This is a predicted complex of two RNAs, RNase P RNA and transfer RNA, with 462 nucleotides together.
[in-house]
RNA sequence: CGUGCGGGCAGGACCGCCGCGGGGGGCGACCUCCGAGGAAAGUCCGGGCUCCACAGGGCAGGGUGGCGGGUAACGCCCGCCGGGCGCAAGCCCAGGGACAGCGCAACAGAGAGCACACCGCCGAUGGCCCGCGAGGGAUCAGGCAAGGGUGAAACGGUGGGGUAAGAGCCCACCGCGAGGGCGGCAACGUCCUCGGCACGGCAAGCCCCACCCGGAGAAAGGCCACAUAGAGGAGGACGGGGGCCCGCAAGGGCUCCCACGGCGCGGCCCGCGCCGUCCAACUCCCGGGUAGGCCGUUCGAGCCCGCCGGCGACGGCGGGUCUAGACCGAUGGCGGUCACCGGUCCGAAAGGACCGGGACAGAACCCGGCUUACGGCCCGCACGGACA
RNA sequence: GGGCGAUUAGCUCAGCUGGUCAGAGCGCCUGCCUUACACGCAGGGGGUCGGAGGUUCGAAUCCUCCAUCGCCCA
Numbered sequence: 001c002g003u004g005c006g007g008g009c010a011g012g013a014c015c016g017c018c019g020c021g022g023g024g025g026g027c028g029a030c031c032u033c034c035g036a037g038g039a040a041a042g043u044c045c046g047g048g049c050u051c052c053a054c055a056g057g058g059c060a061g062g063g064u065g066g067c068g069g070g071u072a073a074c075g076c077c078c079g080c081c082g083g084g085c086g087c088a089a090g091c092c093c094a095g096g097g098a099c100a101g102c103g104c105a106a107c108a109g110a111g112a113g114c115a116c117a118c119c120g121c122c123g124a125u126g127g128c129c130c131g132c133g134a135g136g137g138a139u140c141a142g143g144c145a146a147g148g149g150u151g152a153a154a155c156g157g158u159g160g161g162g163u164a165a166g167a168g169c170c171c172a173c174c175g176c177g178a179g180g181g182c183g184g185c186a187a188c189g190u191c192c193u194c195g196g197c198a199c200g201g202c203a204a205g206c207c208c209c210a211c212c213c214g215g216a217g218a219a220a221g222g223c224c225a226c227a228u229a230g231a232g233g234a235g236g237a238c239g240g241g242g243g244c245c246c247g248c249a250a251g252g253g254c255u256c257c258c259a260c261g262g263c264g265c266g267g268c269c270c271g272c273g274c275c276g277u278c279c280a281a282c283u284c285c286c287g288g289g290u291a292g293g294c295c296g297u298u299c300g301a302g303c304c305c306g307c308c309g310g311c312g313a314c315g316g317c318g319g320g321u322c323u324a325g326a327c328c329g330a331u332g333g334c335g336g337u338c339a340c341c342g343g344u345c346c347g348a349a350a351g352g353a354c355c356g357g358g359a360c361a362g363a364a365c366c367c368g369g370c371u372u373a374c375g376g377c378c379c380g381c382a383c384g385g386a387c388a
Numbered sequence: 389g390g391g392c393g394a395u396u397a398g399c400u401c402a403g404c405u406g407g408u409c410a411g412a413g414c415g416c417c418u419g420c421c422u423u424a425c426a427c428g429c430a431g432g433g434g435g436u437c438g439g440a441g442g443u444u445c446g447a448a449u450c451c452u453c454c455a456u457c458g459c460c461c462a
Stems, first nucleotide, its partner, number of pairs: 001384009012338007020035006037360001041371002044369005049217004056270004061213005066080005081095001082093004096208002101206002103202002118148002120144003125141002128137003156174006175197001176195008221295004232285004239258008259277007302321008340357007389461007398414004407445001416432005438454005
């Protein structure tokens, strides 16, 4: 210098004038203080807070997925393990289970799931042909899975022995599986022995296993004020029996059982509870009124500094500090000085003059994360090249 | 502020139990028919399934993150 990788920093500073929102003071004119972000964004996760549901049982549904730790919690973070990529720095992994079961694999290919014989190899053995014979030949039966070919994937890989040719058929190493020892909290690592290979892939296909999750969200929710029409239409069960009481009677009332209907138990069912069975309950449609104020609402898992513990995420202790709160929604405009970047000109240089530029984006109940958008600056590391 | 859904040819939509199937109707182009046009008949072109990444041998389809559009609420 080039290429690449990892991490961090701030997101210009100050002043004046005119405005905007909020707090405080003043009878008032007015004075004074504060006023966007690292992402305020997407609403993708996790919590706080609020209301509803919180007798029981069952079935669904969603999420997470190596191990240990951190945390209020998490799908986040830290450390480690295993696998993959890269020369390396380093990066990536939805990283449990495919002997519980079901399913899928197009096309190509001979054969695609306890597979197969197209080309090929052999033809020891039996048969055939030639030969007097030793023997030779072709390949009918048959044997083979080593080589070619297809495919994303072909039922262990490499080497040697062996054989007619071959093959875990045998052996060594590697892989795989089982058992045991040692180390580690664990994931796992390592060593020894045994097994000749039986057990391929997909679970971001269904599924199984383990663990977690009740629902809704500030238009949550609470208070005050104001307004008002239980007006209209449609749907809508099935009543039966017993007992007691009132009544001259017709009939009415209460209660129990059965049946039916509706509502609630904030996914569904059982079940339970409540109400009703004829001017019903309840559901739906149409129409009318109110479209105000306050609280929730900003002091909170808050921020800064120091010390201690921990490899680290983080935790503990001590001190300091208050830092936007609107509800049609403020945070803007103009000018100046300095700093930064780029260009042009002057100058030998130091430097000076002029012009231009500064991204993404904007709080709305509040936090912890992730992701996405974005212009710069700095530091460290790896590889390669050149020079000293 | 919060909760849902969709995106496939010029337009309107299928396909979403992953496979060499990207398709239908309208529209467009060419030819035939007609004196000519329309109708009709026959044939054809046109897409990398909104974008990027991942899972898989393989993605329009499954998963994640973005973009655009639409719907609902007191």